[in-house]
RNA sequence: GCCCCUGUAGUUCAAUGGAUAGAAUUGGAGUUUCCUAAACUUUAGAUCCAAGUUCGAUUCUUGGCGGGGGUA
Numbered sequence: 001g002c003c004c005c006u007g008u009a010g011u012u013c014a015a016u017g018g019a020u021a022g023a024a025u026u027g028g029a030g031u032u033u034c035c036u037a038a039a040c041u042u043u044a045g046a047u048c049c050a051a052g053u054u055c056g057a058u059u060c061u062u063g064g065c066g067g068g069g070g071u072a
Base pairs, nucleotide, nucleotide: 001071002070003069004068005067006066007065010025011024012023013022018055026044027043028042029041030040031039048064049063050062051061052060
C1' cells in the first nucleotide's frame, strides 16, 4: 500500500428501519443495620464525525477518523 472486521453509559453487552436507545455493573441519594458488608428503592449517565437514501436511521450507502486482524 491493499483487503476484512469493528466503533452505543465510566466498564461489559442488547436494540436489523418505527419506542422515552434497554439491561448488568459502576456513581449519587434513601430504607434496613449499633457499624460495615449484603439486600431493597430511587436517581444520573451513551449511539465516533460528516454527507446521502427514506415519511422515519443505532440499523442501509459513501467518505473521514480511531481500534483490531490478514497479506508481500